[in-house]
RNA sequence: AGAGUUUGAUCCUGGCUCAGGAUGAACGCUAGCGGCAGGCUUAACACAUGCAAGUCGAGGGGUAUAGGGAGCUUGCUUUCUAGAGACCGGCGCACGGGUGCGUAACGCGUAUGCAAUCUACCUUUCACAGAGGGAUAGCCCAGAGAAAUUUGGAUUAAUACCUCAUAGUAAUACGACUUGGCAUCAAGAUGUAUUUAAAGAUUUAUCGGUGAAAGAUGAGCAUGCGUCCCAUUAGCUAGUUGGUAUGGUAACGGCAUACCAAGGCUACGAUGGGUAGGGGUCCUGAGAGGGAGAUCCCCCACACUGGUACUGAGACACGGACCAGACUCCUACGGGAGGCAGCAGUGAGGAAUAUUGGACAAUGGGCGCAAGCCUGAUCCAGCCAUGCCGCGUGCAGGAUGACGGUCCUAUGGAUUGUAAACUGCUUUUAUACAGGAAGAAACACCUCUACGUGUAGAGACUUGACGGUACUGUAAGAAUAAGGAUCGGCUAACUCCGUGCCAGCAGCCGCGGUAAUACGGAGGAUCCAAGCGUUAUCCGGAAUCAUUGGGUUUAAAGGGUCCGUAGGCGGUCAGGUAAGUCAGUGGUGAAAGCCCAUCGCUCAACGGUGGAACGGCCAUUGAUACUGCUUGACUUGAAUUAUUAGGAAGUAACUAGAAUAUGUAGUGUAGCGGUGAAAUGCUUAGAGAUUACAUGGAAUACCAAUUGCGAAGGCAGGUUACUACUAAUAUAUUGACGCUGAUGGACGAAAGCGUGGGUAGCGAACAGGAUUAGAUACCCUGGUAGUCCACGCCGUAAACGAUGGAUACUAGCUGUUGGGAGCAAUCUCAGUGGCUAAGCGAAAGUGAUAAGUAUCCCACCUGGGGAGUACGAACGCAAGUUUGAAACUCAAAGGAAUUGACGGGGGCCCGCACAAGCGGUGGAGCAUGUGGUUUAAUUCGAAGCAACGCGAAGAACCUUACCUACUCUUGACAUCCACAGAACAUUUGAGAGAUCAGAUGGUGCCUUCGGGAACUGUGAGACAGGUGCUGCAUGGCUGUCGUCAGCUCGUGUUGUGAAAUGUUGGGUUAAGUCCCGUAACGAGCGCAACCCUUGUCCUUAUUUGCCAGCACGUAAUGGUGGGAACUUUAAGGAGACUGCCGGUGACAAACCGGAGGAAGGUGGGGACGACGUCAAGUCAUCAUGGCCCUUACGAGUAGGGCUACACACGUGCUACAAUGGCGUAUACAGAGGGCUGCAAGCUAGCGAUAGUGAGCGAAUCCCACAAAGUACGUCGUAGUCCGGAUUGGAGUCUGCAACUCGACUCCGUGAAGCUGGAAUCGCUAGUAAUCGGAUAUCAGCCAUGAUCCGGUGAAUACGUUCCCGGGCCUUGUACACACCGCCCGUCAAGCCAUGGAAGCUGGGGGUGCCUGAAGUCGGUGACCGCAAGGAGCUGCCUAGGGUAAAACUGGUAACUAGGGCUAAGUCGUAACAAGGUAACC
Repeated sequence: AGAGUUUGAUCCUGGCUCAGGAUGAACGCUAGCGGCAGGCUUAACACAUGCAAGUCGAGGGGUAUAGGGAGCUUGCUUUCUAGAGACCGGCGCACGGGUGCGUAACGCGUAUGCAAUCUACCUUUCACAGAGGGAUAGCCCAGAGAAAUUUGGAUUAAUACCUCAUAGUAAUACGACUUGGCAUCAAGAUGUAUUUAAAGAUUUAUCGGUGAAAGAUGAGCAUGCGUCCCAUUAGCUAGUUGGUAUGGUAACGGCAUACCAAGGCUACGAUGGGUAGGGGUCCUGAGAGGGAGAUCCCCCACACUGGUACUGAGACACGGACCAGACUCCUACGGGAGGCAGCAGUGAGGAAUAUUGGACAAUGGGCGCAAGCCUGAUCCAGCCAUGCCGCGUGCAGGAUGACGGUCCUAUGGAUUGUAAACUGCUUUUAUACAGGAAGAAACACCUCUACGUGUAGAGACUUGACGGUACUGUAAGAAUAAGGAUCGGCUAACUCCGUGCCAGCAGCCGCGGUAAUACGGAGGAUCCAAGCGUUAUCCGGAAUCAUUGGGUUUAAAGGGUCCGUAGGCGGUCAGGUAAGUCAGUGGUGAAAGCCCAUCGCUCAACGGUGGAACGGCCAUUGAUACUGCUUGACUUGAAUUAUUAGGAAGUAACUAGAAUAUGUAGUGUAGCGGUGAAAUGCUUAGAGAUUACAUGGAAUACCAAUUGCGAAGGCAGGUUACUACUAAUAUAUUGACGCUGAUGGACGAAAGCGUGGGUAGCGAACAGGAUUAGAUACCCUGGUAGUCCACGCCGUAAACGAUGGAUACUAGCUGUUGGGAGCAAUCUCAGUGGCUAAGCGAAAGUGAUAAGUAUCCCACCUGGGGAGUACGAACGCAAGUUUGAAACUCAAAGGAAUUGACGGGGGCCCGCACAAGCGGUGGAGCAUGUGGUUUAAUUCGAAGCAACGCGAAGAACCUUACCUACUCUUGACAUCCACAGAACAUUUGAGAGAUCAGAUGGUGCCUUCGGGAACUGUGAGACAGGUGCUGCAUGGCUGUCGUCAGCUCGUGUUGUGAAAUGUUGGGUUAAGUCCCGUAACGAGCGCAACCCUUGUCCUUAUUUGCCAGCACGUAAUGGUGGGAACUUUAAGGAGACUGCCGGUGACAAACCGGAGGAAGGUGGGGACGACGUCAAGUCAUCAUGGCCCUUACGAGUAGGGCUACACACGUGCUACAAUGGCGUAUACAGAGGGCUGCAAGCUAGCGAUAGUGAGCGAAUCCCACAAAGUACGUCGUAGUCCGGAUUGGAGUCUGCAACUCGACUCCGUGAAGCUGGAAUCGCUAGUAAUCGGAUAUCAGCCAUGAUCCGGUGAAUACGUUCCCGGGCCUUGUACACACCGCCCGUCAAGCCAUGGAAGCUGGGGGUGCCUGAAGUCGGUGACCGCAAGGAGCUGCCUAGGGUAAAACUGGUAACUAGGGCUAAGUCGUAACAAGGUAACC
């Protein structure tokens, strides 16, 4: 210090989450030791038991009891000594300890003041202590009561109480004096009058007592400043505010009472409500801040709840009193007792917090002269990993890198891992034994020293709960001691197995649907470590409330506009002052804590000492630039005046023409109107059209414009009246008069409301007609409110420039409105527009009319939804407006820009895409493939284009993967081992066969003689085998967009960036083809070319091909000699390049036309398929990861099936006929194939074929007659001499075998079909159409298929509007799984929280009335007392109780309302593209 998360990617805004630190913690797993700390955060809930405040005999009386003595009656009397408990009296009990209920307050903190006060014990000083009196407790006696307790009588003491005397620097009253002060006054000295004191004890030394003054300590009171949240709490207050008088208090004061006045507090937040002890400090943070208020220290408050006073120096009193209340306990039912928020402890509550311990040894407190006593304060110990700190669980060597585990690319390697074993060493800690502290210095007592008692000092002596503890030594021995969490990213650390959207994980993003580094286990690793994780809470990160340190055009956010109150801010010069400000000094800021230094525990935590700091407050002295206050002046801000202008600025009145409508009249006849098309509607009772006149309301064409005016809303025919405003010029007047503006006020479009008018047109609602699946809409015909006027409400709009107002400054160019100057050019002021610089901005953009640079003031924002909703309040006639939450829920919502994709957006262009044509499919029969159905099986795959005559270039068996049956289990197949045997051939029996059981023949090859190589059989195990699954784990291959023209890169440049540029633009092309331009310059993969073939020519070669010329020969034939011209063959070349000419074009590229040429503008055809898309296809070609089967999902055999058949679809063949069928005759190819072959010829057969068989491994021979065509004949429009399905019979061939299930031949049979609905396919030239031929596969063939070959050989294209597909540019987007996208609302279902609600039930507080304990105060007091006084009675006040009516705030509730969430519900399709009616307020 940052990181993750919105997107395909980017930048920004913005929330959520994480990493850090902390805790009085709790929970889970684990646990060796010590030191120092800490330990009911909840029920201020209730408490059994013990202890926590006593002490003094040197204040008093004096007893039980103990001891001694005496007398003697030996158990009684008396005396002396000591003397418990209780009692009177003194001091203490107001400290110490606990808790945080209450309290928002002078409670606390800080700083002052008391001239308005008190203070026991302590210190200092001065003065004093004389005389007397009567009681009372105790003790004794007698009672009441269960007890607690209490009554009466007699008697008695004091440092208890009372009287008198004396006294003062005391108190009070009245005088006069001095000094001082901010006022009341204070201080000092003084005169007169009145009033009030005292206590003794013990002993010879002290301790006490009284009055006064001072100090110290403690307390009280007052004041300034600071001290939480809510305005959905805005008004509160009658002793209230002040005065006078009196009372009261230690003291001031409405503290209390009487009277008088009417004040006092409050937006600088009163009052009310909620919450809360405050501070030093603690946590966090760089700091500023934020959070907290445990332990320790200070203050406050409280002591079962509420009230009250007494005593006292001090209390309205935790372990005191009285009363009321609640609760608990005792009781003999008549009455009584109690208060752990002291220390332990118990119950309860709770996630949760300890021992009914020891000691007064130390420190401190109370009493006492002291010894001493008391002290749950305190010091110690016990329990708890609750925290912090420290130590240990060993160290060194040790490789065969052991065994085992885990993993892998697995004969082996990696890792666990120097880890272990093993060897050597050490002994902290634990264990055992032994020694053993510091904390203690004193008081007292004794001795000594100093001066006069007494005090001070020195010495000696005494005292330890902890504790036989800390610590030290010795002994033996690695011996006694490691876990927790995590390992997808953030975040350090990875593999295997299991599971299969299950189980589960998760802080956020997210993981899990068969190869999970994310679940569970294992191995390994990482991080901490006697702890580790989780949960909760706080700060941080969060600049995410922003003072430091944020924003508001579009992300959340500028008020609709102006006026203006309070407030905030404010021009120039000078004087004064010194409040703010700055500097110096003084006081205070407790200690502890933090920080620094140093010291002590072996270190540290911890502790000691010193310093610094404590940012603050108060006082004082000085400075005067700035701000403030005050005084005086100024003119530039502001205002006034004058002049010249301006305008749809406002209000009122009057008025004009065009148009619509209506009425009347005329002309006139059949439609008008309306729409995408129609219909409703109007019209023969005369519409519409047209002419004239009239009526009425509303709005003002042209001018007219980024024009003008106004604060905004808004304002438009013309004229008049009234009113306001603005600009410029002049610089005459005032002299800062200014800016902004919470609360407030005024204005404020449209719609709407009220009252009264008005109503031509338009037109919500409504009606009808259409459209539609529906159409409560869009379209059409009508039409009410309204729109208009007057008056009054409403107060909101996307009231927008989505941009608050004011002032100043900061480059330019160019329009325009109004004014001024100038002859003009032009300059200038105020507005209103466009473009741009710097700057700013996330970008888009903005840019003197700022969103720039600054200042001032106001308003507003803080994730999305819930929600501008609920409740409350205000306003309103209502509609509604203003103000304005929470629960709950999500991890996003959002802005700008980028690349794509898409659009029922746009532009340009292409393609048999359409159009123009030719021929088909869809109808029939058959063939073939698919779906479906069927089946034991009908094996599997392919699925829009891009599956369906596809894999399959050929299923009778085989193939074959499927089914049934019968069999085999190291296997049908591979390698290794052992044994046996040659292999092999022939053959018998059983069986459907596989197979099983035999028989005969046969003894091979190489050899180093050991054996080896093939082959067969048997046996064991390693293994084989799988067309089983996953093409969504893969390789390879393939389809498709598409032979479409695209797809990219390097460097440079632009942009924060994604990206852009290049590749866009102007032309051109089949083409990102080429040219030009150009912040781009180049390059790559594609295009083209290079390759093959075909078309022309040349050269070479000449057999099996060819034969012109020369010869021979034949019935005929290159048959033969020969030839090398031609054709052909097959090698090599030539040729075509927009090369030439003309035109167009930018002088280019290129295009158009022409010449020449066999061929002309890529000549025709082929091969060739960019980056990529479709998780496209294929695990069944092959290969392959993982999973699965292993006497079977492997293997063999026989038979069956893949060929089924109500049906549907695709692809084809043959047809429906005369451009034809049939018959006879006859002409012309190319390319292939052939020895398990092609087969001539001859013979047989009607024929398929059969027999025989020359030739040919092929430019030689064969398949092999090409067919359409041509010539002639016949048929005559018909289910035919068309068509051939189906079927009967007879055959041929292949083959072990044609039943399921082959092809072909012959004879017979002769179905549907007469040109095919909606729809749809192919083709642009040697093409379509049509005609035959060949080949692969193959024994044969279901081939009408596929692939090649040639023959004959067209028509049409105006053109690009439309359909489909594609390319480029641009535009919009809420899409990115990319329109087969996204997404809205009702309804239905489940869950959750919330609002309303008849009612039910709580809580706290206030008010009125009634009652009223204890108690203070007042009155009285015939009774008691010598008296002071008291009992008693009574008045006021009051806690509490009762009651009444309201208000506030909770809980709950039949029913009800909307909201949120929830893989696959219903209905539609509102929004996003022109979203199909632009959207929105």
A computed fold for a 1481-nucleotide RNA from Flavobacterium sp. SS11.5, annotated as small-subunit ribosomal RNA. Model confidence (mean pLDDT): 84 of 100.